[in-house]
RNA sequence: AAGUCGAGCGCAACGGUCUUCGGGCUUAUUAAAGCGGCGGACGGGUGAGUAACGCGUGGGAAUCUGCCCAAUAGUGGGGGACAACAGUUGGAAACGACUGCUAAUACCGCAUACGCCCUACGGGGGAAAGCAGGGGAUCUUCGGACCUUGUGCUAUUGGAUGAGCCCGCGUGAGAUUAGCUAGUUGGUAGGGUAAAGGCCUACCAAGGCGACGAUCUCUAGCUGGUCUGAGAGGAUGAUCAGCCACACUGGAACUGAGACACGGUCCAGACUCCUACGGGAGGCAGCAGUGGGGAAUAUUGCACAAUGGGCGCAAGCCUGAUGCAGCCAUGCCGCGUGUAUGAAGAAGGCCCUAGGGUUGUAAAGUACUUUCAGCGAGGAGGAAAAGUAGCAGUUUAAUACGCUUUUGCCCUGACGUUCCCAACAGAAGAAGCACCGGCUAACUCCGUGCUAGCAGCCGCGGUAAUACGGAGGGUGCAAGCGUUAAUCGGAAUUACUGGGCGUAAAGCGCGCGUAGGCGGUUGUCUAAGCUAGAUGUGAAAGCCCCGGGCUUAACCUGGGAACUGCAUUUAGAACUGGGCAACCUAGAGUGCAGCAGAGGAUAGUGGAAUUUCUAGUGUAGCGGUGAAAUGCGUAGAUUUUAGAGGGAACACCAGUGGCGAAGGCGACUGUCUGGGCUGACACUGACGCUCAUGUACGAAAGCGUGGGGAGCAAACAGGAUUAGAUACCCUGGUAGUCCACGCCGUAAACGAUGUCUACUAGCCGUUGGGGUCCUUGAGGCCUUAGUGGCGCAGCUAACGCACUAAGUAGACCGCCUGGGGAGUACGGUCGCAAGAUUAAAACUCAAAUGAAUUGACGGGGGCCCGCACAAGCGGUGGAGCAUGUGGUUUAAUUCGACGCAACGCGAAGAACCUUACCAGGUCUUGACAUCCAGAGAACUUACUAGAGAUAGUUUGGUGCCUUCGGGAGCUCUGAGACAGGUGCUGCAUGGCUGUCGUCAGCUCGUGUUGUGAAAUGUUGGGUUAAGUCCCGUAACGAGCGCAACCCCUAUCCUUAGUUGCCAACGCGUAAUGGCGGUGGCUCUAAGGAGACUGCCGGUGAUAAACUGGAGGAAGGUGGGGACGAUGUCAAGUCAUCAUGGCCCUUACGGGUAGGGCUACACACGUGCUACAAUGGGGCGUACAGAGGGUUGCCAAACUGCAAAGUGGAGCUAAUCCCUUAAAGCGUCUCGUAGUCCGGAUUGGAGUCUGCAACUCGACUCCAUGAAGUUGGAAUCGCUAGUAAUCGCGAAUCAGAAUGUCGCGGUGAAUACGUUCUCGGGUCUUGUACACACCGCCCGUCACACCAUGGGAGUGGGUUGCUCCAGAAGUAGCUAGUCUAACCGCAA
Repeated sequence: AAGUCGAGCGCAACGGUCUUCGGGCUUAUUAAAGCGGCGGACGGGUGAGUAACGCGUGGGAAUCUGCCCAAUAGUGGGGGACAACAGUUGGAAACGACUGCUAAUACCGCAUACGCCCUACGGGGGAAAGCAGGGGAUCUUCGGACCUUGUGCUAUUGGAUGAGCCCGCGUGAGAUUAGCUAGUUGGUAGGGUAAAGGCCUACCAAGGCGACGAUCUCUAGCUGGUCUGAGAGGAUGAUCAGCCACACUGGAACUGAGACACGGUCCAGACUCCUACGGGAGGCAGCAGUGGGGAAUAUUGCACAAUGGGCGCAAGCCUGAUGCAGCCAUGCCGCGUGUAUGAAGAAGGCCCUAGGGUUGUAAAGUACUUUCAGCGAGGAGGAAAAGUAGCAGUUUAAUACGCUUUUGCCCUGACGUUCCCAACAGAAGAAGCACCGGCUAACUCCGUGCUAGCAGCCGCGGUAAUACGGAGGGUGCAAGCGUUAAUCGGAAUUACUGGGCGUAAAGCGCGCGUAGGCGGUUGUCUAAGCUAGAUGUGAAAGCCCCGGGCUUAACCUGGGAACUGCAUUUAGAACUGGGCAACCUAGAGUGCAGCAGAGGAUAGUGGAAUUUCUAGUGUAGCGGUGAAAUGCGUAGAUUUUAGAGGGAACACCAGUGGCGAAGGCGACUGUCUGGGCUGACACUGACGCUCAUGUACGAAAGCGUGGGGAGCAAACAGGAUUAGAUACCCUGGUAGUCCACGCCGUAAACGAUGUCUACUAGCCGUUGGGGUCCUUGAGGCCUUAGUGGCGCAGCUAACGCACUAAGUAGACCGCCUGGGGAGUACGGUCGCAAGAUUAAAACUCAAAUGAAUUGACGGGGGCCCGCACAAGCGGUGGAGCAUGUGGUUUAAUUCGACGCAACGCGAAGAACCUUACCAGGUCUUGACAUCCAGAGAACUUACUAGAGAUAGUUUGGUGCCUUCGGGAGCUCUGAGACAGGUGCUGCAUGGCUGUCGUCAGCUCGUGUUGUGAAAUGUUGGGUUAAGUCCCGUAACGAGCGCAACCCCUAUCCUUAGUUGCCAACGCGUAAUGGCGGUGGCUCUAAGGAGACUGCCGGUGAUAAACUGGAGGAAGGUGGGGACGAUGUCAAGUCAUCAUGGCCCUUACGGGUAGGGCUACACACGUGCUACAAUGGGGCGUACAGAGGGUUGCCAAACUGCAAAGUGGAGCUAAUCCCUUAAAGCGUCUCGUAGUCCGGAUUGGAGUCUGCAACUCGACUCCAUGAAGUUGGAAUCGCUAGUAAUCGCGAAUCAGAAUGUCGCGGUGAAUACGUUCUCGGGUCUUGUACACACCGCCCGUCACACCAUGGGAGUGGGUUGCUCCAGAAGUAGCUAGUCUAACCGCAA
């Protein structure tokens, strides 16, 4: 925030006036309260409750309605009270109590009553109030009466407005809520209400609601509208408007026209406050404001000036309604923060390829403008009325009063320092936020280094981050920008418009069948659906369209359209529905005659086999397995013969054959019985299809009761296998399997494909019927009901389906909506149980899934190859030593390489050097490069100190070119740019290399196929060493690989003939091409020839090719080498080299001497030498090739046992040297021993290289004489001049090979073959792999966290039924008391 009225009433006071001071009168004004009237039921707030006739919309009848409008009639005459007030008095207070006085538009009778109400139709009942203004007569008690006007009051009628009640339709979710209901449903009578009604009561009946969702539970104010959307829809119900509900919580009535009443009453409760403890007071979900809560929401403002409301005759009073202002960028709209010019493209910043680019006309500078803000002036509109004065009209007896129109005057503004307008000054006071990996517009640098952090989704960050943080630049919006939360859209992702169900989620296991849905033909009627018109309504505002007003816009405003709806009415009859128990026969069914069948039930019968028993025979095993064992057997098994018993199952026939709804059904016979098909007629006349709930059937396993039990066989036992083996294998074996009766009700119950109907190319089988033709058959053709294969159109994501549809359409049912949680929990139903059925959520993930493609993989398949296996030969693994690696050690044992493809590797050679490592002592523009300045030739001798680097002193020396200006080179000093780094990253790189693999592969263009990934070609049939070649072929061609071209070697020819060769000729020697010569031969080194499946036979497809043969030195790539496709391994190398980035800069750089890389309980790799007689040793003797040599190879000769030394001839090499090749051959010896094998180790003495052999070289001699007697598991090489064996040479190198790379000598064995091992190629198949099987992935356990279930229980809320207590209140009854008017009696 709700009061007001003195023009309803009494009392009182101030003032004025008179006064005899006792007081009287008076008008206007007013106060406080009171009686009385009207209003406090409006306006304002909120959304708790409500799933409802609450709301929306459209109707209805049985009602009331103050103030307002219209009409009719009336307004007569009386009475007694109660407040206020005065006095007494209680209480702290709130608030009372008693006595007395008084007025009224307060209250009560009487009179009157047209209309009104009741009625038994005779009758009966019921009202009222005055007040104010004016006034000519008349009257007066002087107050008035009376008249008139206005207003009020009473009765009644009608209207308007408002309100109450009823009905149709619409208006959330859940069925894990399926039954609810006793005043319940209806009737009769009565009561009650303004009014219909179980609204209430009595009696009677037993109804009423519900699958079109009752009842219950949860949630929610409803609507016009708002947001979104193309629409259909979806979400929502702030502001504004309509309705409803509520007012601290619950209950109740009173008053009133209206309330069960926000700022009224009573009671109960909670809470707060006061108290004298006895009692009292209160209700902001009115406007402000406070506290609390919260992420969060404003001023304890001004005014009634306007609009509206209450009261009043009016002035007026009241009005937190309202109008305004204040706060908040919360939203919408408008405006500004300047404009033009301005290149030296300034400075600064950032980037840079160092040239420049960019910020950027941006700034500065120059010339202008002044909106907004600032300052002081001017100055609209919102104001109409009311009041007052006059004219006119009306009313009236009246010129009063009142009312109406009109004119003049006066006066009313909260906002307000208003809007607006002109002047003044000066670019002056005014730009931020997000983003820049993709989606999505916008890019660089630095920092960081899986850290810090970002993130809407994908994802970014592990040292070069356009993704983090900062900066520069850019992009987008802009007084805002971004985030968060929410709604719709996109999402056809709940699909009405507008989806699906073979394999992605999804067809019930299968029938019957109720409700429901849908339904053949003809006629007629109807008009529910349907169509068209009209009328009413669909509030206003909003949206939309056309206008108007604020400078524009937002905003405001006028008109229109729209509101897709509902109701009433008129008309139509094609279609759907309904009626005519109308008509028809094409759907469906019945009858008749046939046909096939493991269809079902029941009773009986049969043979084979297993097993058991009995008897005979007969002897040591049987049985079983990958191999065995358990087991059975001398108490006689197994085997075999005969007989008997018992139970279960029915070989062949047997077939993508048959039957059945599905599950399913298999010897034979009988009985009972269901369905299907065919044919030709007759009959019924839509009787049909589908089917929620319901109901019947429903494999196997399982359960109950009683039987039965041969074989088989869960569980169980034993034996094996195995790391284990609760398994696979074996020996046994119980439930069970079988029968009867009763349960269970599920399966990959599958065609993963619901049922019914119609239509849509063909071809080939097969089962059951029928027809027709002939040549009568194992025939042809046609047709129908099944059952299969292929295939066109069409469909499909593809695979595939394709008249047995997954095609084209129709009818009905069921089901699906990301994966997991989960077909689980809880609840219900069913079940004896097992369990079945119905069926969630929390939480969690960003996927899960289908089909197809390319690879890879497989203890998948086919084909093929390789010293891959096999067949052989020789080794390694055992010993000693050499060498490399790991490990350990160390000051350091520098670094790298790690399966094959690291480990005698980088290293073709570590005593110093190398050298990179370690500990010392040293240098700092540096050992090396470029630039600058100065000085000096460069260089060099000697000495001293030192381990040396180095430092000091010292000797000699003045150079080269020159156009005489100078130049080039070298050295020293100084300053800084810089040098330097074997420091890091081979996962930043180049180059080079290894490997698969010398395996036969890898690709492209065009075309074609596929939605596409992709395919084809490149697959197939042959063949090859080969994607080699041939043939075929939607492919045709091409490229890199293969092969060939190149080198060596094997044969021949030609040419040439020294240093090589030498047969003939000649000379010579002890001997030798030694010599003269020759060009025959060997050889040398140039060029040619030759081999191509060319020829012949056979095989093959008349091909490619293979096989055999001839000829030939060589035969089918003759033998070797070089040559290495696309790619793989983030393979190796930053330590060859180069190089990005990072790091060090008196050191992580440089130089120096010493040490280390050489260590040594051990382990591994690669080798050498052996273990001996095919041998060792001694003696004699023969034959190579290929290399190297001037800082070199080094002869003869001599010395030494020897290594070697002395020596110096020859050779820049077919000339000389290294250079005697060795195994071999001949002969002697050894006699199977740790040896005359073997040589390690150690001692001693030496040689050589070198500045130097201590750590740490090689070799020689003397002495010593270790292990080792052929090597476990395992493992390596080799297919012919190969393995094995024998020696020779070279590179590196001063010296230092058992290593490496080459060379020749001697010289085998074996290959049936491709099952297996390893590796590879190709085709195909499966895949849940794609970092690609070294893949992927499951479960337990441990720890932490999140959510959920259970849990002895416990607390709270809501609700049903029953019972106890029970306030206020209303109604009734009883009693008491009071009472003027009513009644009676008395006076």
Small-subunit ribosomal RNA from an uncultured prokaryote, 1387 nucleotides, folded computationally. RNAcentral holds the sequence, with entries from ENA.